[in-house]
This is a predicted structure of a 267-nucleotide part of an RNA (large-subunit ribosomal RNA, domain VI) from Apophlaea sinclairii.
Its mean pLDDT, the model's own confidence on a scale to 100, is 85.
The organism belongs to Apophlaea, within Eukaryota.

Context: one part of a larger RNA
RNA sequence: CGUUAGAGUAUUGAGAGGACUUCUUCUUAGUACGAGAGGACCAGAAGAAACAUACCUCUAGUGUACCAGUUAUUAUGCCAAUAGUAAACGCUGGGUAGCUAUGUAUGGUAUAGAUAACCGCUGAAAGCAUCUAAGUGGGAAACUUACCUCAAGAUUAGUACUCUCACCGCUUAAAGCGGGUAAGGUCACGGCAAGACUAGCCGUUUUAUAGGCAUAAAGUGUAAGUAUAGUAAUGUAUUAAGCUAAAAUGUACUAACAGACCGAGGA
Numbered sequence: 001c002g003u004u005a006g007a008g009u010a011u012u013g014a015g016a017g018g019a020c021u022u023c024u025u026c027u028u029a030g031u032a033c034g035a036g037a038g039g040a041c042c043a044g045a046a047g048a049a050a051c052a053u054a055c056c057u058c059u060a061g062u063g064u065a066c067c068a069g070u071u072a073u074u075a076u077g078c079c080a081a082u083a084g085u086a087a088a089c090g091c092u093g094g095g096u097a098g099c100u101a102u103g104u105a106u107g108g109u110a111u112a113g114a115u116a117a118c119c120g121c122u123g124a125a126a127g128c129a130u131c132u133a134a135g136u137g138g139g140a141a142a143c144u145u146a147c148c149u150c151a152a153g154a155u156u157a158g159u160a161c162u163c164u165c166a167c168c169g170c171u172u173a174a175a176g177c178g179g180g181u182a183a184g185g186u187c188a189c190g191g192c193a194a195g196a197c198u199a200g201c202c203g204u205u206u207u208a209u210a211g212g213c214a215u216a217a218a219g220u221g222u223a224a225g226u227a228u229a230g231u232a233a234u235g236u237a238u239u240a241a242g243c244u245a246a247a248a249u250g251u252a253c254u255a256a257c258a259g260a261c262c263g264a265g266g267a
Base pairs, nucleotide, nucleotide: 001153005164006163007162008161009160010159011158015150016149017148018147021049022048023047024046025045026044027043033038051107052106053105054104055103059101060100061099062098066094067093068092069091070090071086072085073084074083075082076081112144113143118138119137120136121135165266167179168178169177170176184262185261186260187259188204189203190202191201192200209255210254211253212251213250214249215248218244219243220242225238226237227236228235229234
């Protein structure tokens, strides 16, 4: 911009893409078959591999400053206690959320059609024969469906429901031009399991959107100070302590204020 007024919500599915994999074991059955050796079709069941999708309860990884330990050095006058730096965590032990796989869950089930090679039925040309010439049946992981995802710019622009209403001015031949609006939308503002930017989604006081705060969880592992035992390093008590990121629940304390703009009048 179009979709023949302007919007919101829900849909149909032309079409497009994806997936549709393989193996082993058991039963049937040591049966059919075969002198034996060997050894099935059909049918049924279980398991596995790789692959794909989703997720983070478990297991595991990361988790750049969440907790602790620790070396050197500098600083806070000193002790103690802390902070900075040590190749963009100094090193080490752990680790929430998030992200992830090695983890968990699920999947390739079932069905139909038309066929390929091939196997047939009936059957002439050609009194026979012949699956073919007329006619007709079966037959594959391939094809079309079935399954999953997207999908009306599918310009053949679809469908349903709901909402807004027929304003003002100027031109007129008008489906023309301009303006303020309706439903609605955009910007703005607070944000997000959404994200390069856009887009998407949620919220904006009639409020739990983010921050803060509180609480419990979870992580680390028993803080500092004081007392006490020991010559001391250090131990013990106070003390399952102290501290704590992203997460949960609650709570208007702070900030979502103030607003602006677009948007029909229907041959």